[in-house]
RNA sequence: AGUGGGAGUAGAGGCGCAAAAACCAUUAGUACAUAGUUAGAGGAGAUAUGAGCUCCUGUGAAGCUUGUGGAAAGGGGGAUUUGCCGAAGUGUUUAGAAACUCAUGGUUCUAAUCGCUGGUCUUGCAUUGAAUAAGUGCAAGAUUGUCAUAUAGUUCUAACUAUAUGGAGGGCUAUCUCUCGC
Repeated sequence: AGUGGGAGUAGAGGCGCAAAAACCAUUAGUACAUAGUUAGAGGAGAUAUGAGCUCCUGUGAAGCUUGUGGAAAGGGGGAUUUGCCGAAGUGUUUAGAAACUCAUGGUUCUAAUCGCUGGUCUUGCAUUGAAUAAGUGCAAGAUUGUCAUAUAGUUCUAACUAUAUGGAGGGCUAUCUCUCGC
């Protein structure tokens, strides 16, 4: 020269990732409230089924329809601010919590284990969703950064560029430290 180790430190990719509040569009003239027409016994309690409990209802339930008033949450958009580069996302399994109670399932949130994805975009299928928005999963393709190999060129002995192929972030670049070795 170099070997092996360290959540060491600092960085890079780019329509880069995520969060927050405000604004905007959509949801929607919907839900809901109220006054009627009709109708004539059921209806409600955040999701479905079954049961329980409580409440409303012939002083008129559900439904249909007319008039008046009329939302919100989740998701989305561009800018701003903040935190960052496994940023972040996602799948299986397990546990807990939430919506009156129980059972079965589902939804949302939190945590842990194991696994997958370098980033972005497009298309198809499935799924969530009000949605043609957006998300997720699978598959295919494009593009980009990085490393390795090969070829060629520049250059002159070590680098750079281009092309092609392939790999993955537990990576890559720079640097620090420990150990082995010289």
A computed fold for a 182-nucleotide RNA from Tepidibacillus decaturensis, annotated as Lysine riboswitch aptamer. The sequence was found by an Rfam model in a public genome assembly. It matches the Rfam family "Lysine riboswitch aptamer". Gene Ontology term of the family: lysine biosynthetic process. About the family: Riboswitches are metabolite binding domains within certain messenger RNAs that serve as precision sensors for their corresponding targets. Allosteric rearrangement of mRNA structure is mediated by ligand binding, and this results in modulation of gene expression. This family includes riboswitches that sense lysine in a number of genes involved in lysine metabolism, including lysC. The organism belongs to Tepidibacillus, within Bacteria. The coordinates come from a structure-prediction model, not an experiment, and the mean pLDDT is 80.